[in-house]
Context: one part of a larger RNA
């Protein structure tokens, strides 16, 4: 890894981004046709043969034999249908075609004709040979060659059998058979393959392929001979003209990102603005008890408590609140204004693979906690007190610091839960609901339209939920926890009996509390 698990049994990083790393849409050359070879089935036929029958002729039979036709498969290979098999220059060369010359057979009046040797010439020619000039690289998968032996698996043989051994056998002055064979992942070599999966390639054409001109720069041969020069030629570079061609840009994914449009929402920031309600303060009224409790005491109270009203401050924040919404989560609710951002829907709009998931590394991140300011109305860890009790260091009560709030910054953790990674298919029937969107000779607003608001159907896209169970599962239960022993669609984390233990110890963050990372002996 075939092939385990991860709602509750041990397990899915709180959430998101995000390199490396894995994975990644579809779509191009196909299919005709003709023809040669091989091989094996099989039919028909003939010779031979095996058997029966029969006085014979002759019928049926058999197939190890040889031959000749057909038909379908199958294998190789040509060439046709726009369809390179790398190109070029030298050599060597088979088949083959013609054309001479010369034999033989057979034939003709006749080298007349027809078949087949030989020799020589001319074509002809991917069979090899070797020099150039160039070739998209891979993975796959076919042979092949290599891959030490012993061991394995195995084949042969009477160690008496056997485990073993590599011996042995005989017609015995000798002779003679063996000491096989398989397998040998990966990696290199050499091969046939061209599906399958990368890869490259022509978009400022500096493209391919011919043909010409020009410009530089080499260099071999022939000009009797040695030098110079130009040139023709022959390679190389450069560049300019024309021509050939069907010239050259695959689709536009119920994949993706972008624009654009009218919405939508307690997403986030910043100001602003509302409400009562607690507390405390002033003012006013009344007069004796409030307050709490199971009952009570601590408390407050003629210096007027509690309670009534009126009024101003300060901070802080409920019901309304949903099987409703929005946000990656944590979370997020008075008004109005600014900022910026987002879904989803609509679109005959535009890249066109741009995608998915993700070690490392990053943003955020409930509560409480920690620094320094701010503010301190409730509420209230620690403490004090009153009660309760055997006791109470608790639960009930009166107070009451830190904090609760807010700014700036640490922190990085929760039953941070749906205890359920995250993308993508598909499996079922239902009615509500939130967003859009598209339709109705529907209703209402008023005034006929336009436009709201309601009703109806359809349609994408949310958060849920019933109802079954074709599935699943130890159940409980799930449309996922289905499509799993009929086991593989991509990918990422994590579990491997219970403690010991998220403990030491080291590393590394943090100011600190503490976070990640984390065993072991030992016990059961």
């Nucleotide at each position: 890894u075939u092939g385990c698990a991860g709602u509750u049994a041990a397990a899915a990083a709180g959430c998101u981004c995000g390199u490396a790393g894995u994975u990644g849409a579809a779509u191009a050359u196909u299919u005709g046709g003709a023809c040669u070879g091989g091989a094996g089935u099989g039919g028909u036929g003939g010779u031979c043969u095996c058997g029966a029958a029969g006085c014979a002729a002759u019928u049926c039979u058999u197939g190890c034999a040889c031959u000749a036709u057909c038909a379908a498969c199958u294998c190789a290979g040509u060439c046709c249908u726009u369809u390179c098999c790398u190109u070029u220059u030298g050599g060597a060369a088979a088949a083959c075609u013609a054309a001479a010359g010369u034999g033989c057979u057979c034939u003709u009046u006749a080298u007349u004709g027809a078949g087949u040797g030989c020799u020589c010439u001319a074509g002809g020619g991917a069979u090899c040979c070797a020099a150039a000039a160039c070739u998209u690289u891979u993975a796959c998968u076919u042979u092949g060659a290599a891959a030490a032996a012993a061991u394995u698996a195995g084949a042969g043989u009477g160690u008496u059998u056997a485990a073993a051994g590599c011996a042995g056998g005989c017609u015995u002055u000798g002779c003679u058979u063996g000491a096989a064979u398989a397998c040998a992942u990966u990696a290199g070599c050499a091969u046939g393959g061209a599906a399958u999966a990368a890869u490259a390639g022509a978009a400022c054409a500096g493209g391919a392929c011919c043909u010409c001109a020009g410009c530089u720069c080499u260099g071999u041969u022939c000009u009797g001979u040695u030098g110079g020069u130009u040139u023709u030629c022959g390679g190389a570079a450069c560049c300019g003209a024309g021509g050939u061609a069907a010239u050259g840009a695959u689709u536009a994914a119920u994949a993706g990102g972008g624009a654009c449009a009218g919405u939508u929402g307690g997403g986030g920031g910043c100001a602003u603005u509302a409400g009562u309600a607690c507390u405390a303060c002033a003012g006013u009224g009344u007069c004796a008890g409030a307050g709490g409790u199971g009952a009570a005491a601590u408390u407050c109270u003629u210096g007027g408590a509690u309670u009534u009203c009126u009024g101003u401050a300060a901070g802080a924040c409920a019901a309304c609140u949903u099987c409703u919404g929005c946000g990656a989560a944590a979370g997020c609710a008075u008004u109005u204004g600014c900022c910026a951002a987002g879904g989803a829907u609509g679109u005959u709009u535009u890249c066109a693979u741009u995608a998915a998931u993700c070690a490392a590394g990053a943003a955020c991140g409930a509560a409480a906690g920690u620094u320094a300011g701010g503010g301190g109305a409730u509420c209230g860890a620690a403490g004090a007190c009153g009660a309760u009790u055997a006791g109470a260091u608790a639960c009930c009560g009166u107070c009451g610091u830190a904090g609760u709030c807010u700014u700036a910054a640490c922190c990085a953790u929760a039953a941070a839960c749906u205890a359920u990674g995250c993308c993508g298919a598909c499996u079922a029937g239902g009615g509500a609901u939130c967003a859009g969107g598209c339709g109705a000779a529907g209703u209402u607003a008023u005034u006929u339209u336009a436009u709201g608001a309601c009703u109806c159907g359809c349609u994408u896209g949310g958060c849920a939920c019933c109802u079954u169970a074709c599935g699943a599962g130890a159940a409980a239960u799930c449309a996922a926890a289905g499509u799993u022993u009929u086991u593989g669609g991509g990918u990422u984390c994590c579990g491997g009996g219970g403690g010991g233990a998220g403990u030491a110890u080291g590393g590394u963050c943090g100011c600190a509390a503490g976070g990640c990372u984390g065993a072991a002996a030992c016990u059961u």
The part of an RNA shown here (small-subunit ribosomal RNA, central domain) has 524 nucleotides and comes from uncultured Chytridiomycota. Rfam family: Eukaryotic small subunit ribosomal RNA. Rfam links the family to the GO terms structural constituent of ribosome and ribosome. For this family Rfam cites "Crystal structure of the ribosome at 5.5 A resolution" (Yusupov et al., Science, 2001). The family has 90 seed sequences and 75,755 matches in Rfam 15.1.